Predicted 3D model of a 72-nucleotide RNA (Fluoride riboswitch aptamer (crcB RNA motif)) from Arthrobacter sp. 260. The coordinates come from a structure-prediction model, not an experiment, and the mean pLDDT is 76.
[in-house]
RNA sequence: CGAGGCAACGGCGAUGGAUCCCGCCUGGGCACUGCCCGAACCGCCACCAGGGCUGAUGGUUCCUGCCUUGAC
Numbered sequence: 001c002g003a004g005g006c007a008a009c010g011g012c013g014a015u016g017g018a019u020c021c022c023g024c025c026u027g028g029g030c031a032c033u034g035c036c037c038g039a040a041c042c043g044c045c046a047c048c049a050g051g052g053c054u055g056a057u058g059g060u061u062c063c064u065g066c067c068u069u070g071a072c
Stems, first nucleotide, its partner, number of pairs: 010025004016063003020059002027037004043053003
């Protein structure tokens, strides 16, 4: 690196993707190979206004986007 076999496989954590780690939720119904309703989750200030503010992480790292500054 390739092939075969076996096992595993959920969702969420205020602005995109991924690894790892941490935390939270984990049910119900039906006309049932689908559908529906929930849970965790959806930032702060202000309450008059088309008002104000921080951040692409829950934490770490990388990539992407945006902004500012400096150098070439």